[in-house]
RNA sequence: CGAGUCGGUCAGGCGAUCGCUUCCCAGUGCUUUAGGGCGCCGGGGGGAGGAAAGUCCGGGCUCCGCAGGGCAGGGUGCCAGAUAACGUCUGGGGGGCGAGAGCCCACGGAAAGUGCAGCAGAAAGGAUACCGCCUGCCUCGGCAGGUAAGGGUGAAAAGGUGCGGUAAGAGCGCACCGCGUGGCUGGUAACAGGCACGGCGAUGGUAAACCCCACUCGGAGCAAGACCAAAUAGGAAUCCAUUGGCCGUGGCCCGCGGCGGAUUCGGGUAGGUCGCUACAGGCAACUGGUGACAGUUGUCGCAGAUGAAUGAUCGUCCACGACAGAACCCGGCUUAUCGACCGACUCAUCCU
Numbered sequence: 001c002g003a004g005u006c007g008g009u010c011a012g013g014c015g016a017u018c019g020c021u022u023c024c025c026a027g028u029g030c031u032u033u034a035g036g037g038c039g040c041c042g043g044g045g046g047g048a049g050g051a052a053a054g055u056c057c058g059g060g061c062u063c064c065g066c067a068g069g070g071c072a073g074g075g076u077g078c079c080a081g082a083u084a085a086c087g088u089c090u091g092g093g094g095g096g097c098g099a100g101a102g103c104c105c106a107c108g109g110a111a112a113g114u115g116c117a118g119c120a121g122a123a124a125g126g127a128u129a130c131c132g133c134c135u136g137c138c139u140c141g142g143c144a145g146g147u148a149a150g151g152g153u154g155a156a157a158a159g160g161u162g163c164g165g166u167a168a169g170a171g172c173g174c175a176c177c178g179c180g181u182g183g184c185u186g187g188u189a190a191c192a193g194g195c196a197c198g199g200c201g202a203u204g205g206u207a208a209a210c211c212c213c214a215c216u217c218g219g220a221g222c223a224a225g226a227c228c229a230a231a232u233a234g235g236a237a238u239c240c241a242u243u244g245g246c247c248g249u250g251g252c253c254c255g256c257g258g259c260g261g262a263u264u265c266g267g268g269u270a271g272g273u274c275g276c277u278a279c280a281g282g283c284a285a286c287u288g289g290u291g292a293c294a295g296u297u298g299u300c301g302c303a304g305a306u307g308a309a310u311g312a313u314c315g316u317c318c319a320c321g322a323c324a325g326a327a328c329c330c331g332g333c334u335u336a337u338c339g340a341c342c343g344a345c346u347c348a349u350c351c352u
Stems, first nucleotide, its partner, number of pairs: 002347009012317007020047006027040005049323001053334002056332005061221004073217005078092005093107001094105004108212002113210002115206002130151002132147007159177006178200001179198004184193003225274004235265006245259005281300008318321001
C1' cells in the first nucleotide's frame, strides 16, 4: 500500500424564538375531613431507539386453577458452564468451507417396530443378473450351471485398496484402512489415542416421516389486577303505614300475594386513583474466571402519556443526515438501516 476477518462506538452539530408534556420550587385565589385538591402567574430540570419494530422465545409481576401420580399434547436435542430463565450466550468436542484471520451445522437413536422413494436400471433391501467372464452339452447358435472381479444405470448397488488364490470368481485366505465387540490410557464430559478379538448376511438412505429415548412445559395477560365511588334502575335489613283504592288468583264472597314511605347497608356502571417506572439499572475502578459472567467500592438519576407529549420556524457549519416513534418492565433472537470512527487480527506484494 492492497484485499479481507472479528468486535465495539456514534446516529447531523451549534445557537435563537414560539409551543406540547411531566416533575420540582416560590407566590396567589377558591375549597377542605387540615394530609391535601383545583386554577392562575413566575423560575428551574427531564422528555424515544439501536433497533422503541416483528411479537418468535425466556423471566419478573398480576389474577385464576392446582393433594400426589399418570395418559394425551407441545417444545428442546453433542458435552461442560453462565444466567432469574431461555430455543440465548461462553468455552470445548465432532463434521463441513476457506490460503488464512475466521465462518457455518436441529449434531440423540435407522444392528426396537412401521412407512416412504420420481426417472434410469436386471435389481433400491423382498432380492436379483442386461452385457461380460468361466465350465459342460449340442443341431454352432443357443441351452444349463457357476460368478459378481470388469462394463452399463443411478444421488446411492450388500465394505475399500493390494497381494495370494481360483475353471472364472468371491473376506475364500492374508496385510493395511473402515465397521462392530471388549479391556486400557488421557479428559469432569462430549471425545481422542492405542491394544486384543470378530471376516463383516449385525450394517444402503430417510426420524424439520410416524416412532423410540432423555430433559422440560398449568392457563390467561397491564383492556392483568387493586382501591375510591355519582345519577338512574334493581337488591337486602329495620321501622312506619296497611282505613281506603287498584291489580292477580276465582263464577262470586272470604282469604292469600303484589303495588306505599323513611333510614341504613352491600354489589356495581360512568368517572377518578394506583399498578407506572429505582431497577436481574447505567458508568468507572479493582478483584476472581480462558470466557459468558460474578463480587466489592465509588458515582449518576436517565420519558411515563391515557384522545395519548417529544414539534415548528429561522440562522449557521459540514461529510448534507438511513431505518424508523415508547404505552407494565427486563434478558435474548430475527428483520430494517445513509454513513463515520476506533480496536484486535489474517493474507499478498514491495522496502528496511
Molecule: Bacterial RNase P class A
Organism: Halioglobus sp.